[in-house]
Model confidence (mean pLDDT): 84 of 100. This is a predicted structure of a 474-nucleotide part of an RNA (small-subunit ribosomal RNA, 3' major domain) from an uncultured bacterium. Its Rfam family is "Bacterial small subunit ribosomal RNA".
Context: one part of a larger RNA
RNA sequence: UGACGGGGGCCCGCACAAGCGGUGGAGCAUGUGGUUUAAUUCGAUGCAACGCGAAGAACCUUACCAGGGCUUGACAUCCCUCUGACGGGUCUAGAGAUAGGCCUUCCCUUUGGGCAGAGGAGACAGGUGGUGCAUGGCUGUCGUCAGCUCGUGUCGUGAGAUGUUGGGUUAAGUCCCGCAACGAGCGCAACCCUUGCCUUUAGUUGCCAUCAUUAAGUUGGGCACUCUAGAGGGACUGCCGGCGACAAGUCGGAGGAAGGUGAGGUUGACGUCAAGUCAUCAUGCCCUUUAUGUCCUGGGCUACACACGUGCUACAAUGGGCAGUACAGAGGGGAGCGAAGGGGUGACCUGGAGCAAAUCCCAAAAAGCUGCUCUCAGUUCGGAUUGCAGUCUGCAACUCGACUGCAUGAAGUCGGAAUCGCUAGUAAUCUCGGGUCAGCAUACCGAGGUGAAUACGUUCCCGGGCCUUGUACA
Numbered sequence: 001u002g003a004c005g006g007g008g009g010c011c012c013g014c015a016c017a018a019g020c021g022g023u024g025g026a027g028c029a030u031g032u033g034g035u036u037u038a039a040u041u042c043g044a045u046g047c048a049a050c051g052c053g054a055a056g057a058a059c060c061u062u063a064c065c066a067g068g069g070c071u072u073g074a075c076a077u078c079c080c081u082c083u084g085a086c087g088g089g090u091c092u093a094g095a096g097a098u099a100g101g102c103c104u105u106c107c108c109u110u111u112g113g114g115c116a117g118a119g120g121a122g123a124c125a126g127g128u129g130g131u132g133c134a135u136g137g138c139u140g141u142c143g144u145c146a147g148c149u150c151g152u153g154u155c156g157u158g159a160g161a162u163g164u165u166g167g168g169u170u171a172a173g174u175c176c177c178g179c180a181a182c183g184a185g186c187g188c189a190a191c192c193c194u195u196g197c198c199u200u201u202a203g204u205u206g207c208c209a210u211c212a213u214u215a216a217g218u219u220g221g222g223c224a225c226u227c228u229a230g231a232g233g234g235a236c237u238g239c240c241g242g243c244g245a246c247a248a249g250u251c252g253g254a255g256g257a258a259g260g261u262g263a264g265g266u267u268g269a270c271g272u273c274a275a276g277u278c279a280u281c282a283u284g285c286c287c288u289u290u291a292u293g294u295c296c297u298g299g300g301c302u303a304c305a306c307a308c309g310u311g312c313u314a315c316a317a318u319g320g321g322c323a324g325u326a327c328a329g330a331g332g333g334g335a336g337c338g339a340a341g342g343g344g345u346g347a348c349c350u351g352g353a354g355c356a357a358a359u360c361c362c363a364a365a366a367a368g369c370u371g372c373u374c375u376c377a378g379u380u381c382g383g384a385u386u387g388c389a390g391u392c393u394g395c396a397a398c399u400c401g402a403c404u405g406c407a408u409g410a411a412g413u414c415g416g417a418a419u420c421g422c423u424a425g426u427a428a429u430c431u432c433g434g435g436u437c438a439g440c441a442u443a444c445c446g447a448g449g450u451g452a453a454u455a456c457g458u459u460c461c462c463g464g465g466c467c468u469u470g471u472a473c474a
Base pairs, nucleotide, nucleotide: 001474002473003471004470005469007468008467009466010465011464012463013462015458016457019422020421021420022419023418026313027312028311029310030309031308032307033306034304035303042053043052064299065298066297067296068295069294070293073124077123078122079120080119081118082117083116084115087104088103089102090101091100092099093098107114108113126288127287129286130285131284135282136281137277138276139275140273142271147186148185149184150183151182152181153162154161155160166177167176168175192265193264194263195262197233198232199231200230201229202228203227206223207222208221211220212219236259239253240252241251242250243249315415319374320373321372322371323370324369325368331362332361333360336355337354341350342349343348381412386407387406388405389404390403391402392401428450429449430448431447432446433445434444
């Protein structure tokens, strides 16, 4: 100087407390451990691994296994020889890779060559092989915590100290005051984006107050309103009062759409963990070279006594079923979205209007509201499992897809010890969209609808900041 203390003081955080809803019990989905296996590819492993890499494993992907092939190679550059191709169609053998046959097509040129293909020799290619404890880059975490430092000066023999401590204050090393310090940098804040109010510009694909018209903003008309998307304004403790040191500030009030950082996002200091990643990529060294490379078929990554994590659906009456009837936002669409109409109980099929989209389509929002029914039961709850019959995608759904109909109708009556999230348009609950994607979503990323309860307080648990104290630790 740090680190640590079941030392002290001050302070903060959904840290506790106060509340609301869960997890832990059930079934299923998914990840992991373990076991099994020819293989169940590899990585991630307290918080900070475990719906993680994977924004989507039937083939492909694919790295794993079995079998069948190739060896200058699936891919790149260089040299030599030959050919004029390549490609397309088809037949035979084969699981295919591959091998052979037939048909078709048949380059440019300055004649050196270029381009393409086949063959050959070697330089070399190749490696998702090893090492993240050789590395770059990227990322997680403490933590959006308020800290981390430097120059000059001063003090100390020195390590170092001071500044950065102290009195107040703040979300903040934020600001004020004081002070052997005076300044400065990286962080904080602000500048950026979204949202909340107003003005203005513009008026189609959007809107409709007035006039006419219609089944309908449908059409004429209009751009006032809504909205869209550009430019401005607006909030600064600016004003008033109390407290305070006449400061910084804090408490209350006015006005205001908004009040003291308005709300949310983006933004992550010096560093820590030899944290993670050699399988995104790049890369040193090591290893491999008729194989640890490469092509193909099939299988596996989907196994299953079990254990754990994360979720979905429930156990019902604040509910289930049936009928009727409202109201979103944000997105996506050309090898695409696909309307009306018709067929089917349905998945879906047919159909093909319109739309590169404020125009057309996906598109039905759902919870909600109204009416009827069920009456506390393993039920008209719950939907697992299984049988049969189908639909769709795709070369192909056996291993191993999703969905539909009929039948079946399991566990489950609110969950032990323990444990998680959340402070407001939040939790809870309800649907909708997107990416990935041929197909496949209870996951992920977004969108809106309905919409709470509680916070006395900081003794305690956890994590953190500042000062101080002890130490046989560095």